Model confidence (mean pLDDT): 88 of 100.
This is a predicted structure of a 265-nucleotide part of an RNA (large-subunit ribosomal RNA, domain VI) from a Verrucomicrobiia bacterium.
Its Rfam family is "Bacterial large subunit ribosomal RNA".
The source organism's lineage runs through Bacteria, Pseudomonadati, Verrucomicrobiota and Verrucomicrobiia.
RNAcentral holds the full RNA, with entries from ENA.

Context: one part of a larger RNA
């Protein structure tokens, strides 16, 4: 751009796609079979592997934005406390997120037509004969079920809501007014993202930051004091804390354009 006016949800699904596994074991049974030795079909339960999708509670792994330790230099005049550099300097632990070795869930069942086979009833052909006419059964396959994607499905779908002037003129259409619903743009973001899209939100506000409380993580800050010749310890579950939860308009989401018409070939 179309989808014979705009426009916002909310649907149907033509048609594509994914999925289809596999093993032990326990029943039925030491049955049935078999001289014994072995040892069944069906049928009815558990488990487990692979594979798949999905999460992060649990285990686990990362977590150069958190804590803490500690070597060597250098700097803040020293001393104490700090902060640069050295692979994040090294180690020790770790939140959210991300991840998988963890966790959940999957494959069915069910019905339709059928292959190969099995069959009923029947003549051609006074028998037989599943077949000629006509009717059953039957497969991990086929269709449909199940899950996703899906009207550009040009055969372009459906269903609900919503918006939208006057004068003239026979009309076409002229004039004057408006600029609807409803989107863009822009800004504050993230459950989403390469960009772009999607999704909240924009003062009628909790989007983000910041602060306030919680959590979590380190693992017991400095500074004073007090004990000790000191090391060091105790006042102290201390300080500190990125993503995490919850509140709260300090702060920034200000103003504002611009599309899109006026009842429809």
């Nucleotide at each position: 751009c179309g989808c014979a006016g705009c426009a916002g949800a909310c649907g149907u699904g033509a048609g594509g796609g994914a999925u289809u596994u596999g093993u032990u074991c326990c029943u039925u049974a030491g049955u049935a079979c078999g001289a014994g030795a072995g040892g069944a079909c069906c049928g009815g339960g558990a488990a487990c592997a692979a594979c798949g999708c999905a999460c992060c509670u649990c285990c686990a792994g990362u977590a150069u934005u958190c804590c803490a330790g500690u070597u060597g230099u250098c700097a803040c005049g020293u001393c104490a406390g700090u902060g640069g550099c050295a692979a994040c300097g090294c180690u020790g632990g770790g939140u959210a997120g991300c991840u998988g070795u963890g966790u959940g869930c999957g494959g069915a069942a069910a019905c339709g037509a059928u292959a190969a086979g099995c069959g009923c009833u029947g003549a051609a052909a006074g028998c037989a004969u599943c077949u000629a006419a006509g009717c059953g059964c039957c497969a991990a396959g086929c269709g449909c079920c199940u899950c996703c994607c899906a009207a550009g499905a040009u055969u372009a779908c459906g269903u609900c809501u919503g918006a939208c002037g006057g004068u003239c003129g026979c009309a076409a259409g002229a004039c004057c007014c408006u600029a609807a619903a409803g989107g863009c743009u822009c800004g504050u973001c993230g459950u989403a993202g390469a960009c772009u899209a999607c999704g909240a939100c924009g003062u009628u506000g909790a989007u983000a930051g910041g602060c306030c409380a919680g959590g979590u993580g380190u693992g017991u800050a400095a500074a004073g004091c007090c004990a000790g010749u000191a090391a060091u310890g105790g006042c102290a579950a201390a300080g500190c804390u990125g993503a995490c939860u919850g509140g709260u308009a300090c702060u920034a989401a200000u103003c504002a354009g611009c599309c899109g018409u006026g009842a429809g070939g």